Small-subunit ribosomal RNA, 5' domain from a soil metagenome, 543 nucleotides, folded computationally.
The full RNA is in RNAcentral, with records from MGnify.
[in-house]
Context: one part of a larger RNA
RNA sequence: GGACAAACGCUGGCGGCGUGCUUAAGCUUAUGCAAGUCGAACGCGAACGGUUCCUUCGGGAACCUAGUAGAGUGGCGAACGGGUGAGUAACGCGUGGGUAACCUGCCCCGAUCCUGGGGAUAACUCUCGGAAACGGGAGCUAAUACCGAAUGCGGCAGCCGGUCGGAUGACCGGCGGUCAAAGGUGGCCUCUGCUUGCAUGCUACCGGGUCGGGAGGGGCCCGCGUCCCAUUAGCUUGUUGGUGGGGUAACGGCUCACCAAGGCUGCGAUGGGUAGCCGGCCUGAGAGGGUGUACGGCCACACUGGCACUGAGACAAGGGCCAGUCCCCUAUGGGAGGCGCAGGCGGGAAUAGUUCCCAAUGGACGAAAGUCUGAGGACGCGACGCCGCGUGAGCGAAGAAGGCCUUCGGGUUGUAAAGCUCUGUCAGGAGGGAAGAAGGGGCGACGGGAUAAUACCCCGGCGCACUGACGGUACCUCCAGAGGAAGCCCCGGCUAAAUACGUGCCAGCAGCCGCGGUAAUACGUAUGGGGCGAGCGUUGUCC
Numbered sequence: 001g002g003a004c005a006a007a008c009g010c011u012g013g014c015g016g017c018g019u020g021c022u023u024a025a026g027c028u029u030a031u032g033c034a035a036g037u038c039g040a041a042c043g044c045g046a047a048c049g050g051u052u053c054c055u056u057c058g059g060g061a062a063c064c065u066a067g068u069a070g071a072g073u074g075g076c077g078a079a080c081g082g083g084u085g086a087g088u089a090a091c092g093c094g095u096g097g098g099u100a101a102c103c104u105g106c107c108c109c110g111a112u113c114c115u116g117g118g119g120a121u122a123a124c125u126c127u128c129g130g131a132a133a134c135g136g137g138a139g140c141u142a143a144u145a146c147c148g149a150a151u152g153c154g155g156c157a158g159c160c161g162g163u164c165g166g167a168u169g170a171c172c173g174g175c176g177g178u179c180a181a182a183g184g185u186g187g188c189c190u191c192u193g194c195u196u197g198c199a200u201g202c203u204a205c206c207g208g209g210u211c212g213g214g215a216g217g218g219g220c221c222c223g224c225g226u227c228c229c230a231u232u233a234g235c236u237u238g239u240u241g242g243u244g245g246g247g248u249a250a251c252g253g254c255u256c257a258c259c260a261a262g263g264c265u266g267c268g269a270u271g272g273g274u275a276g277c278c279g280g281c282c283u284g285a286g287a288g289g290g291u292g293u294a295c296g297g298c299c300a301c302a303c304u305g306g307c308a309c310u311g312a313g314a315c316a317a318g319g320g321c322c323a324g325u326c327c328c329c330u331a332u333g334g335g336a337g338g339c340g341c342a343g344g345c346g347g348g349a350a351u352a353g354u355u356c357c358c359a360a361u362g363g364a365c366g367a368a369a370g371u372c373u374g375a376g377g378a379c380g381c382g383a384c385g386c387c388g389c390g391u392g393a394g395c396g397a398a399g400a401a402g403g404c405c406u407u408c409g410g411g412u413u414g415u416a417a418a419g420c421u422c423u424g425u426c427a428g429g430a431g432g433g434a435a436g437a438a439g440g441g442g443c444g445a446c447g448g449g450a451u452a453a454u455a456c457c458c459c460g461g462c463g464c465a466c467u468g469a470c471g472g473u474a475c476c477u478c479c480a481g482a483g484g485a486a487g488c489c490c491c492g493g494c495u496a497a498a499u500a501c502g503u504g505c506c507a508g509c510a511g512c513c514g515c516g517g518u519a520a521u522a523c524g525u526a527u528g529g530g531g532c533g534a535g536c537g538u539u540g541u542c543c
Base pairs, nucleotide, nucleotide: 001543002542003541004540006539007538008537009536010535013389014388015387016386017385018384019382020381021347026345028344029343031342032341033340036076037075038074041073042072044070049064050063051062052061053060054059083301084300085299092226093225094224095223096222097221098220099219102218103217104216107214108213109212110211111210112209113208114207115149117147118146124139125138126137127136128135129134154179155178156177158175159174160173161172162171163170164169183206184205185204186203187202188201192199193198194197227273228272229271234264235263236262239261240260241259242258243257244256245255246254276298277297278296279295280291281290282289283288303324304323305322306321307320326337328335329334353379355378356377357376361375362373363372364371365370392422393421394420395419402413403412404411405410426484428479429478430477431476432475436470440466442464443463444462446460447459448458449457487532488531489530490529491528492513493512494511498527499526500525501524502523508515509514
């Protein structure tokens, strides 16, 4: 000099963009919200209220509300998104490779199939237990839930043959074996069946099964790189290797039995300390040094420790079980809970709102409309940072008054003020007023596809109307009037800027050298001056 997730002191007008618990990963947390969705998979199915009727005037019934609300079965999602950095010195990360040792839901392309049966169960009803959380028994019922059967384009394991490869193998052909599925919605009557409109028929869309390929995602393995201590020198028994069994999607001592006695280490093993890693960021001419906040990639964790289940994917933050700890409820028998966003407590030098909206972007579900979304978009608070703007401009010497200094002549503050003439940014008031909106749905015709079809459906463009949290915001115009808007540090040398008074080794200053003991440019105040300016200084840390 530069930098900062900063803090502290004094001061503080406006705006834009960023940024904001670095500490207690704290066995902490009241309250609200943060993951749902689908009725076009399925069976049930209200009420308030309204209308009509009956009435013994208490009420009752039917219909509408409505196949709505709702719970349940089932599917997909909940493994994403969001948080944190504790642990980890490791194939964790970075980089470059390998997988002839692997997996992959949804999505895209291609092939092919969706035939025909069965038994349950929740919801519900009845009943029992319990304070609750919740649970037991009996009975009924549906499915794209569950289970057989059939078929097998094809896949898989086995055997045979062929081609290829360095190889445990890859590819092609054959044989017999084995492995599937589910339907829903709209429209229609050409075909078929009943029979004149429906279907098990036709058709469109959605969906399901089995394969092949792709995209994207992931698992595993290897080379190289990745902090400090040798005042850590030896470490190791599933340890190192082999054979075999098991296990995994998959290789492997991953696991187990047996056998052998190996394996690592001064090119630093083992132990200890510290730490998430990187893209980056800061600094520097560079080499390098420092750093890893925000944003992006990877990893790890989810009260602490362990475990598996489900699933394409987890050993699963708002799932389960066990143990521990804390806390809450309790009828004392037993139950419930774990901060993501706000918010509280605590700790700390220190870090914000219990705001608005799904309008946009993205995500989940859905055929869609749409629903959900503290992801996200916004607004709010803090000079925390960066950037921009303003606090006025011109003229104005009797160089006014006042202050300070003085050699008492004067000097200086100083064109500074006053005064005159203007301007109108920002803030204030009034009016106008966007972009962010593309898509989505409706209607209208049109073209194309599909079809038996002019229905329905799908695709494309056109026209009309609808959708904004921010917000009457940005921006524009007008109004008024210099009005509302300057401080902080320094002035001995380094280092830019000096005098007076006070003080008298006192009080004090200080980054280093050093100032102060009676004329202190170094302390305190004043005047003047220098520097920067909505900031200026101080402290801390890095180069």